RNA sequence: AGGAUGAACGCUAGCGGCAGGCUUAACACAUGCAAGUCGAGGGGUAACGAUGUUUUCGGACAGGCGACGACCGGCGCACGGGUGAGUAACGCGUAUGCAACCUACCUUUAACAGGGAGAUAGCCCGAAGAAAUUCGGAUUAAUAUCCCAUAACACCAUCCAGUCUGUCUCAUGGCAUCAUGGUUAAAGCUCCGGCGGUUAAAGAUGGGCAUGCGUGACAUUAGAUUGUUGGUGAGGUAACGGCUCACCAAGUCUACGAUGUCUAGGGGGUCUGAGAGGAUGGUCCCCCACACUGGUACUGAGACACGGACCAGACUCCUACGGGAGGCAGCAGUGAGGAAUAUUGGGCAAUGGACGCAAGUCUGACCCAGCCAUGCCGCGUGCAGGAUGACUGCCCUAUGGGUUGUAAACUACUUUUAUACAGGAAGAACUCCUCCUAACGUGUUAGGAGCUGACGGUACCGUAAGAAUAAGCAUCGGCUAACUCCGUGCCAGCAGCCGCGGUAAUACGGAGGAUGCAGGCGUUAUCCGGAUUUAUUGGGUUUAAAGGGUGCGUAGGCGGGUUAAUAAGUCAGUGGUGAAAUCUCUCAGCUUAACUGAGAAACUGCCAUUGAUACUGUUAGUCUUGAGUAUAGUUGAGGUGGGCGGAAUGUGUCAUGUAGCGGUGAAAUGCAUAGAUAUGACACAGAACACCAAUUGCGUAGGCAGCUCACUAGACUAUUACUGACGCUGAGGCACGAAAGCGUGGGGAGCGAACAGGAUUAGAUACCCUGGUAGUCCACGCCGUAAACGAUGAUUACUCGUUGUGUGCGAUAUAUUGUACGCGACUGAGCGAAAGCAUUAAGUAAUCCACCUGGGGAGUACGGUCGCAAGAUUGAAACUCAAAGGAAUUGACGGGGGCCCGCACAAGCGGAGGAACAUGUGGUUUAAUUCGAUGAUACGCGAGGAACCUUACCUGGGCUUAAAAGCAGUAUGAUUUUUCUGGAAACGGAAUUUCCCUUCGGGGCAAAUUGCAAGGUGCUGCAUGGUUGUCGUCAGCUCGUGCCGUGAGGUGUCGGGUUAAGUCCCAUAACGAGCGCAACCCUUAUUGCUAGUUGCCAGCGAGUAAUGUCGGGGACUCUAGUGAGACUGCCGGUGUAAACCGUGAGGAAGGUGGGGAUGACGUCAAAUCAGCACGGCCCUUAUGUCCAGGGCUACACACGUGUUACAAUGGUCGAUACAAUGGGCAGCUACCAGGCAACUGGAUGCUAAUCUCCAAAGUCGAUCUCAGUUCGGAUCGAAGUCUGCAAUUCGACUUCGUGAAGUUGGAUUCGCUAGUAAUCGUAUAUCAGCAAUGAUACGGUGAAUACGUUCCGGGCCUUGUACUCACCGCCCGUUCAGGCGAUUCUGCGCCGCAAUAUUCGCAGACAAUCCGGGAAGGGAAAUAUUUUUUUUUUUUU
Repeated sequence: AGGAUGAACGCUAGCGGCAGGCUUAACACAUGCAAGUCGAGGGGUAACGAUGUUUUCGGACAGGCGACGACCGGCGCACGGGUGAGUAACGCGUAUGCAACCUACCUUUAACAGGGAGAUAGCCCGAAGAAAUUCGGAUUAAUAUCCCAUAACACCAUCCAGUCUGUCUCAUGGCAUCAUGGUUAAAGCUCCGGCGGUUAAAGAUGGGCAUGCGUGACAUUAGAUUGUUGGUGAGGUAACGGCUCACCAAGUCUACGAUGUCUAGGGGGUCUGAGAGGAUGGUCCCCCACACUGGUACUGAGACACGGACCAGACUCCUACGGGAGGCAGCAGUGAGGAAUAUUGGGCAAUGGACGCAAGUCUGACCCAGCCAUGCCGCGUGCAGGAUGACUGCCCUAUGGGUUGUAAACUACUUUUAUACAGGAAGAACUCCUCCUAACGUGUUAGGAGCUGACGGUACCGUAAGAAUAAGCAUCGGCUAACUCCGUGCCAGCAGCCGCGGUAAUACGGAGGAUGCAGGCGUUAUCCGGAUUUAUUGGGUUUAAAGGGUGCGUAGGCGGGUUAAUAAGUCAGUGGUGAAAUCUCUCAGCUUAACUGAGAAACUGCCAUUGAUACUGUUAGUCUUGAGUAUAGUUGAGGUGGGCGGAAUGUGUCAUGUAGCGGUGAAAUGCAUAGAUAUGACACAGAACACCAAUUGCGUAGGCAGCUCACUAGACUAUUACUGACGCUGAGGCACGAAAGCGUGGGGAGCGAACAGGAUUAGAUACCCUGGUAGUCCACGCCGUAAACGAUGAUUACUCGUUGUGUGCGAUAUAUUGUACGCGACUGAGCGAAAGCAUUAAGUAAUCCACCUGGGGAGUACGGUCGCAAGAUUGAAACUCAAAGGAAUUGACGGGGGCCCGCACAAGCGGAGGAACAUGUGGUUUAAUUCGAUGAUACGCGAGGAACCUUACCUGGGCUUAAAAGCAGUAUGAUUUUUCUGGAAACGGAAUUUCCCUUCGGGGCAAAUUGCAAGGUGCUGCAUGGUUGUCGUCAGCUCGUGCCGUGAGGUGUCGGGUUAAGUCCCAUAACGAGCGCAACCCUUAUUGCUAGUUGCCAGCGAGUAAUGUCGGGGACUCUAGUGAGACUGCCGGUGUAAACCGUGAGGAAGGUGGGGAUGACGUCAAAUCAGCACGGCCCUUAUGUCCAGGGCUACACACGUGUUACAAUGGUCGAUACAAUGGGCAGCUACCAGGCAACUGGAUGCUAAUCUCCAAAGUCGAUCUCAGUUCGGAUCGAAGUCUGCAAUUCGACUUCGUGAAGUUGGAUUCGCUAGUAAUCGUAUAUCAGCAAUGAUACGGUGAAUACGUUCCGGGCCUUGUACUCACCGCCCGUUCAGGCGAUUCUGCGCCGCAAUAUUCGCAGACAAUCCGGGAAGGGAAAUAUUUUUUUUUUUUU
């Protein structure tokens, strides 16, 4: 990702049907309505009507009539409607019971209804009060009330049968039968048909009570209870019962969770799920509870009563202040609360209810309508054709294509819906009344016709015109269906998770397009699912979270073979129940569907009953293999207590002896001339037990080690004698339990926390050293924890092998071998994420216990328990993160290991770092000092050559299609040349001059102009191409197939050798191959052949002052083509081989001969957009372009790279010898002349093996003689030369003069292993010239040293890892800043005065008991009082 909702919010909205609509404040309520009815119960007559009488026409009178306010009376008001506060309960659900009960109205049956009496409301009169209301007097009725009579199948009592008179039940017991006595009843009305009344029995309906089972969380709630539990008796109730009371007993509930606290109405059902489950209880139905809050009863068949009463309380209202009134959790409605939930509507037409004989009245129940897309369902917003695939929009690789898109336009069709008009239901059946008919007969009953509609002129149907009236929302990075452009630039923003955004964003915002759903679409909230992520179905615990430290053992759970019984579990059949609605299926009704109806099925449950008996259970037997016992042996550091021993250490005494000892990486503290250390003797003390010793042994674990004695526990083996399931596990519980620690008392040699001192260090509260207290030791008592580990609970059974070892027993022949229990190693199957485990399982199974459920917070806080304390045990939450973790893999890294290499170190030679200068960089400065390069891998680098130019920079002056190229159009005929002029120039101004070809159409060329198009050394090297540096000329980097592994990946590429080399050989689950290595290429070293010009000249000739100068020659050198040669080929040795060794031979060269070119896969987002190219962005009278001048050359300073020096291995002067590579016509220049010289003036050769540019160190000789010098040459002055338009900023060179620093360079650092270093010159590129001491080449002279592998860097193998941006990693803590929270200390103000004891004072408070008073209400024994009735007596008349 799905489904759901009483929903809410955002955007949007055509219609209809059916449902639903305060989830929050059981918060407060204005107003109206929601329960009345009966005159056929009664007295009556306030209002209305009719009629009558009367009238002064205003009215009055008449309860006689229709009717009827208030009143008496009856029935109802206990239903219907609302809400879910309380309730964890027999409240609810389900199943039973009542032999312990009630039931108005209704039905059935039986019987009865006689006589009498006194009141009272109303009405009338009077009184009090504001009112509500109340009081007094007189009079009156009843289906109101009372008395008498009658009465039993009712009720009570008694007798008999009291266990037979009968029958039934689980028990108490019930029912029936029999006799006597006692008690209790009624009401009338009437249209005369009837409607009512009383008693009794029965039914139906509705209720009451009791019981089994089921029905939340927390044990950081473990004990609760005194009417409590039971009994006897009494009271009370419709009824049982501690329901209440008196007495008696001391019980009752609880780990199967009592009590307590918190939360919650329960169910049918609803949502989800494959199911098991989980969540939920709105609408509808059933039950319960409640009615402002708490309490109480009355009336009644029924209430402890929503629209009744009383009391108390809170609140609201009225008031004349004295007193009164009220209860929307009924329907509407109001306020409040809230994200949020409707009209103060119509009607009793239908259904239902109350009353009534009925008509009827009442009914916010109900039926309807109104509001709301809140949900479900249905319909529509057109349909067909239509390609110049139109225009617009958007995109692109852009003369064009794609997409929007058959979409539109256009043509034909249809008319649901909306609109207008016309028609128009079903729901209606009754009652009643009228009429008709029939049966009994003044009436009743049955049938028929008429009468009755809130919704509503609604549903529905018809006609008309016309595509006409009707589409949105979300999304488009992955999950997840759907992609591009622009804007933005870690901003704005998005986001369910991962994450996106820092200039090319399919992720932000907009657009185009697309996708999904559609009258809705998204978001939010909540529930289930996915989640086998609490695992019953259906998980785990060696290392990821998780085995208790170990044992014994209670409850509990589980349990060997066999026989029988039983039938609790289990299985099957049957019966009852499981309300209806809902769900499922089939039909049916609304046009369909939602919705509704009918029928069936289902409701997986509970109860009862009948059967089955394998398994489990129970009961009774029996068995031996589990378990235990016995007998005989064996074994060990098993435990406890005692005794003994030697070595070592320390101390003491004595002796010998002298200056150190001790300790360390090195030292110091310490000890020592008061004699240490060392050595010897003797003595004492405490602790631990060398060798044996082991992969050994014993023990439950912790643990146990000198020898020996005593006591004591176990294990194993053999025998198979005894018991007969006695067993396994084990929550709580009990015991044991290393080290450290605690208490009391001892002991104290060594060691040694704390502490002290010395070192180390940035510091060193450490590591190292010198001391040293607790402790370590013993006895007794606590503690109860450890990485208490095999990180692996106990028990039982089963499952391939190899090998070692300890202790027994057996066989044999000595070799050897069987068996049991232990301790180990290796390896299969199997298991496992893998590592690994593997008969000592982490395998296959069974039983029981313990424990786990993301990381952190935290094993913390609070509470409880234990402890002397330290602390242990039990053990959270808030909050926070998107990970934490395991095993293995590739790399990288290591102050890990092994092997190897490199001018890497070492051994040497020469430098740098000090000086001056050159050059580059940084910095600073500046108008500008253009830009880039920055560890190695920037810094004499781009630049192989900045006076202008270059030039990109700065200042100033100009231009704007532009300095230049291209295309198209227009008009023109020039361009050019020359002259003058402004100006720094660019750029202007003025004058002068005037093309070519032609088929006459035009074309070429040129400049002007217009439009396209330019230009940019502007940005991004982190968008790129190309090129380059570096690791590194290091030996590595990979692939195919196969094999191994779940996989990442490995193998090959490793191992043993060898090499410069992944070079080669051997071995090998690998076999091959590719890029690299090597070789092939160039050069150099030797040489053959070929060829001889410009090169060469031996021999021959000619010639010159001299020279290959000339004729000639190819011999030599040389030139430049082509070959040869070197391959560990040969010999010896070592080795399986590869290969190595020999200073072997031969050879010019010997083991890659020297040098070069050649640079694997890749690393550094390495360098370069300023060499070039190029995407994107930016500028366009400028960031383009032209010009002049300036700058890149600055200068307190710092660094790099160089040059020259500091001198005698030298300087200066003179003489003199020998190269190679290269260059040359705007050139190199011989030679001659001038000049001290740079150079100049002539002149000749050479487009080059022809001519030309060309050495120095060296050698020979002279001089200087250790000095700031005859070293060194900076700097400065003067005079020149050359290049160039130009030499001031800013060139080089020459001559003369001047003559700084510097006397070999600190820490540190660079190059080099042979033709190398060092040293000496030469050439060239660039170039007018040159800042060149640079770079690139060339040759001359020409060394020293390497024992070795610690360091540095690299390669291979291996190991550890918490790193993988890869150690410049990761990461921890303090501190600082901000935020949050808490404590402590402290100033001031305020509040307050603990506990214990005593004294004093004042005053009483609370509880129990007793006494007294007492609201509403209840009761009636005694007394009192009142009323009535009866009886008796007395008195009077």